Annotation:
This is a predicted structure of a 140-nucleotide RNA (FMN riboswitch aptamer (RFN element)).
RNA sequence: AAAAUUCUUCGGGGUCGGGUGAAAUUCCCUACUGGCGGUAUAGUCCGCGACCUGCGGCACAAGGGCAAAGAACUCUUGGCUGCGGCUGAUCCGGUGCAACUCCGGGACCAACAGUAAAGUCUGGAUGAGAGAAGAAGACA
Numbered sequence: 001a002a003a004a005u006u007c008u009u010c011g012g013g014g015u016c017g018g019g020u021g022a023a024a025u026u027c028c029c030u031a032c033u034g035g036c037g038g039u040a041u042a043g044u045c046c047g048c049g050a051c052c053u054g055c056g057g058c059a060c061a062a063g064g065g066c067a068a069a070g071a072a073c074u075c076u077u078g079g080c081u082g083c084g085g086c087u088g089a090u091c092c093g094g095u096g097c098a099a100c101u102c103c104g105g106g107a108c109c110a111a112c113a114g115u116a117a118a119g120u121c122u123g124g125a126u127g128a129g130a131g132a133a134g135a136a137g138a139c140a
Base pairs, nucleotide, nucleotide: 005136006135007134008133009132010131017029018028019027031120032119033110034109035048036047037046038045043108044107052085053084054083055082056081057080058079060078061077062076063075064074065073090106091105092104093103094102112123113122114121
């Protein structure tokens, strides 16, 4: 001086106001929001995560089958894990060496379940997680 590794903490925002209606924060007008890494500062570029899903591995949990019982084996569901699938949306002008990222302008997008049809309500979720920070390792 540094790594493997281990641990801890953190880690998603948003319908004001109005219309119709028996009923809508769901429809219509309007309002509002923008996870993580990369890169000239990004919801729309490249990549990742969340929801859903396929196949394999572990034999960890519960239950069943077989057995006199236990073990082994095996099935189902769950858990953990590896590799996949699926998964939305941007243009114009300006500045600049460089920007689909900045500035100006105009657009567009947002899982599943519930419910009068939901990016914003309620729910799975006091969950999971890309990742961020810190501690130990570690100082002779």